Bacterial large signal recognition particle RNA from a Candidatus Brocadiia bacterium, 266 nucleotides, folded computationally. The source organism's lineage runs through Bacteria, Pseudomonadati, Planctomycetota and Candidatus Brocadiia. The sequence was found by an Rfam model in a public genome assembly. Its mean pLDDT, the model's own confidence on a scale to 100, is 79.

RNA sequence: CCGUGCACGACGGGGAGCCAGCGGUGCCCUGUAACCCGGAACCCGCUAUACCGGGGUCGAGCUCUUCUGAGGCUUUCGACCUUUUGUGGUACGGCGUGGCAAGUAGCGUUGAAGGCUGGGUCCUAUGCAAUGGGAAGGUGUGAACCAGGUCAGACCUUGACCGGAGCAGCCUUAAGCACUCGAUCCCAUGUGCCGUAGGGUCGCCUGGCCGGAGCCAACUGCUACGUUUGGCCACUUGAGGCGAAGUCGACGAAGAGCACGCACGG
Numbered sequence: 001c002c003g004u005g006c007a008c009g010a011c012g013g014g015g016a017g018c019c020a021g022c023g024g025u026g027c028c029c030u031g032u033a034a035c036c037c038g039g040a041a042c043c044c045g046c047u048a049u050a051c052c053g054g055g056g057u058c059g060a061g062c063u064c065u066u067c068u069g070a071g072g073c074u075u076u077c078g079a080c081c082u083u084u085u086g087u088g089g090u091a092c093g094g095c096g097u098g099g100c101a102a103g104u105a106g107c108g109u110u111g112a113a114g115g116c117u118g119g120g121u122c123c124u125a126u127g128c129a130a131u132g133g134g135a136a137g138g139u140g141u142g143a144a145c146c147a148g149g150u151c152a153g154a155c156c157u158u159g160a161c162c163g164g165a166g167c168a169g170c171c172u173u174a175a176g177c178a179c180u181c182g183a184u185c186c187c188a189u190g191u192g193c194c195g196u197a198g199g200g201u202c203g204c205c206u207g208g209c210c211g212g213a214g215c216c217a218a219c220u221g222c223u224a225c226g227u228u229u230g231g232c233c234a235c236u237u238g239a240g241g242c243g244a245a246g247u248c249g250a251c252g253a254a255g256a257g258c259a260c261g262c263a264c265g266g
Base pairs, nucleotide, nucleotide: 001266002265003264004263005262006261008059009058010057011056012030013029014028015027020047021046022045023044024043035055036054037053038052039051061258062257063256064255065254066253067252071248072247073246074245075244077243078242080241081240082239083238086235087234088233089232090231092230093228094227095226096225097224098223099222100221102220103219104218106215107214114210115209116208117207118206119205120204121203122199123198124197125196126195127194128192129191130189131188132187133186134185135184137180138179139178140177141176147172148171149170150169155164156163
């Protein structure tokens, strides 16, 4: 130096989660020079030497300390940002009501506001008319007997004349009924471009006179009050972000230490 065998080591690491714990599959980060097969989230395997089983390759690396630091996790952390819940306030905005009258529109010297005055609208009484009803009036009808007149016949009375009562018929009439009625009287009224008298009110309409420039408030504007599901402010409640602190920590940098073995054969 070479070969064979044995021993040791390497063939990725980390975070969260799961778990009594350790590791793996799955997720995420990092990294690559970093093997293969089988197993496993309703999990799989193991137990502080903490994946298991099988196969393969390689031999120099392994450990510690410090720094750096991807990324993850935790926090009853924050004069931070976004958003959510609720409460209160405010009244910027919205809405409602009142006021003002600078602007616009409208009315006004063909005369505004205001003042005086007449009438109407309103109330009371009343007249007239209209309508309706009733009465009265008019016409017709209207009584087997119990209405009137006249009463044939018949009846009564009488010797007879005379007389008496009296049905039907005829004439008339009462109550009643029907119709009529412009004229007379009474009553009523959801009636009237109607009249008279009195009252009342300036609310509205309208005429006249005085007056001599305003009136109105629809819109814009200003203002007061009220209200508010928007805005703003404060507090509150969760979520996300960012930051801070803590923790784990891949890759990487520096330093230190340990190891690079044993047997046999050529």